A computed fold for a 72-nucleotide RNA from Nicoliella spurrieriana, annotated as transfer RNA.
The RNAcentral record of the sequence draws on ENA and Rfam.
The prediction has a mean pLDDT of 81.
Taxonomically the source falls in Nicoliella (Bacteria, Bacillota, Lactobacillales, Lactobacillaceae).
Parts: sequence; C1' cells; structure tokens
RNA sequence: UGCCCCGUAGUUCAAUGGUAGAAUGCCGCACUGUUAAUGCGUAGGUUGUUGGUUCGAGUCCAACCGGGGCAG
Repeated sequence: UGCCCCGUAGUUCAAUGGUAGAAUGCCGCACUGUUAAUGCGUAGGUUGUUGGUUCGAGUCCAACCGGGGCAG
C1' cells in the first nucleotide's frame, strides 16, 4: 500500500428493508435460621462516525475510525 472479515445493552450474541431482542451480569421482590441456588420483576442502546438511497436503514451504498486476517 492492496484485498477480505468484524464493530448492536456491562459481557457473549441475535434481529427477512417494517415496534432493536435473548442469555448472562447489576438492582429490587419472593423463597429461608443465614448465604448460595431457584422463581418473578425493573432498569440499562446516539446499532463505531459522517453522508447517501428509500415512505421506512442495525440491515443496502460511499468515505472515514478502530480491531483481526492475507498478500507485497
């Protein structure tokens, strides 16, 4: 320098162009001699950034930023 893959909740990951979810963790409640375990519930998101396409973008397109890989 070129090419390929990835970036979504604290963490690990989903989501056919049409309401952004699950597990786990945090917090609260129930359960009990107490903790743990278990059950129930709440909160938590600028979907890396900026533009573009579209009635509508996490999803499609471009550039950039960050991480990984391959080639030179």